[in-house]
RNA sequence: AUGUUAUCACGAAAGGCAGAGGGAAUAGACCCGUUGAAGCCUUAGCAACCCUUUACACUUAAAGAAGGUGCUAAAUUCUACUACGCACAUGCGCAGAUAGAUAACUC
Numbered sequence: 001a002u003g004u005u006a007u008c009a010c011g012a013a014a015g016g017c018a019g020a021g022g023g024a025a026u027a028g029a030c031c032c033g034u035u036g037a038a039g040c041c042u043u044a045g046c047a048a049c050c051c052u053u054u055a056c057a058c059u060u061a062a063a064g065a066a067g068g069u070g071c072u073a074a075a076u077u078c079u080a081c082u083a084c085g086c087a088c089a090u091g092c093g094c095a096g097a098u099a100g101a102u103a104a105c106u107c
Base pairs, nucleotide, nucleotide: 003105004104005103006102007101008100013043014042015041016040017039021032022031023030026080027079028078029077044072045071046070049068050067051064052063053062054061055060076099081096082095084093085092086091
């Protein structure tokens, strides 16, 4: 890098180094940032995908957190494409698709 499945409106921050950007990409909007961004490190935490235990009996429920990942501003920050509903000048709501993220498996 390919594909499959599941989830994505919950939750959870301090310190050190560093020094101007960041919120995936494109466009627009909005926001975070010298009262310190990205990145790296330490510690802490959240969650429960893999995992552990029990029950049930075949994939479901409850409990747990040692280990492997992940995550710790804002819904995946919002919109973009399609369908539908309301309004009909701009818009609003809702469902889906695409894209993306994470996990487990796969080639």

Notes
This is a predicted structure of a 107-nucleotide RNA (SAM riboswitch aptamer (S box leader)) from Flavobacterium rivuli WB 3.3-2 = DSM 21788. The same sequence occurs in records of 2 taxa. The coordinates come from a structure-prediction model, not an experiment, and the mean pLDDT is 82.